[in-house]
RNA sequence: GCCCCGGUAGUUCAAUGGCAAGAACGGCACUCUACGAAGGUGCGGGUUGAGGGUUCAAGUCCUUCCCGGGGCC
Numbered sequence: 001g002c003c004c005c006g007g008u009a010g011u012u013c014a015a016u017g018g019c020a021a022g023a024a025c026g027g028c029a030c031u032c033u034a035c036g037a038a039g040g041u042g043c044g045g046g047u048u049g050a051g052g053g054u055u056c057a058a059g060u061c062c063u064u065c066c067c068g069g070g071g072c073c
Stems, first nucleotide, its partner, number of pairs: 001072007010025004018056001027043005049065005
């Protein structure tokens, strides 16, 4: 230098171009308990890596760049 894969919640990951972007774990509150752990109930947490474009509508498609991983030279 070229090619491929990935980047979404604190973490690991989902989401067919269209429901108000979800789950699990973690966090917080309450409950339970003699106290805690475990259990139960509820709550909060997102610039979907950044810019631009296509579209009535983009996490998803196109494009440039950034970051990580792999391959080739």
The RNA shown here (transfer RNA) has 73 nucleotides and comes from a Pseudomonadales bacterium.
Rfam family: tRNA. Gene Ontology term of the family: triplet codon-amino acid adaptor activity. The family's RNA type in Rfam is transfer RNA.
It was read from a public genome assembly.
Lineage of the source: Bacteria > Pseudomonadati > Pseudomonadota > Gammaproteobacteria > Pseudomonadales.
Model confidence (mean pLDDT): 81 of 100.